[in-house]
The prediction has a mean pLDDT of 82. Transfer RNA from a Parcubacteria group bacterium, 82 nucleotides, folded computationally. Its Rfam family is "tRNA". The family's RNA type in Rfam is transfer RNA.
RNA sequence: GAGCACGUGGCGGAAUCGGUAUACGCGUACGGUUCAGAACCGUAUGCCGCAAGGCUUGAGGGUUCAAAUCCCUCCGUGCUCA
Numbered sequence: 001g002a003g004c005a006c007g008u009g010g011c012g013g014a015a016u017c018g019g020u021a022u023a024c025g026c027g028u029a030c031g032g033u034u035c036a037g038a039a040c041c042g043u044a045u046g047c048c049g050c051a052a053g054g055c056u057u058g059a060g061g062g063u064u065c066a067a068a069u070c071c072c073u074c075c076g077u078g079c080u081c082a
Stems, first nucleotide, its partner, number of pairs: 001081007010026003019065001027045006046055003058074005
């Protein structure tokens, strides 16, 4: 330099047919249990906001009534080739 794959909450990871983004797990917070703790159980948990509401899928743009999903450019990571 060329080709291919990938990038989603604090972390892992679903949603792939374009139609409720963040299911599920971990972690965390509070509570229960215990003499105390571990384990276990319950509730909550993307971000901003008192709320109403707004924002959010690596960055920017495009298509569409509607985009994590399709298209373009760029950034990053991995693999292969030279």

It was read from a public genome assembly.